[in-house]
RNA sequence: GGUCCCCUAGCUCAAUUGGUCAGAGUCGCCGACUUAUAAUCGGCAGGUUCGGAGUUCGAGCCUCCGGAGGACCA
Numbered sequence: 001g002g003u004c005c006c007c008u009a010g011c012u013c014a015a016u017u018g019g020u021c022a023g024a025g026u027c028g029c030c031g032a033c034u035u036a037u038a039a040u041c042g043g044c045a046g047g048u049u050c051g052g053a054g055u056u057c058g059a060g061c062c063u064c065c066g067g068a069g070g071a072c073c074a
Base pairs, nucleotide, nucleotide: 001073002072003071004070005069007067010026011025012024013023019057028044029043030042031041032040050066051065052064053063054062
């Protein structure tokens, strides 16, 4: 230098061909259970979906530019 993959909650990941509230597990907080702790169960909180622009009635998803990470080739 070229091709490809990936970026979503503190962390690990979903989200069917662009549509109905962006969710799950875990962590944290509160509660139940227990003599108590752990385990288990219930609830709550936590996101401008890497940044910007565009297309569209509508973008996490499509297009373009840029950024971080990774694989292969040179």
Molecule: transfer RNA
Organism: Lachnospiraceae bacterium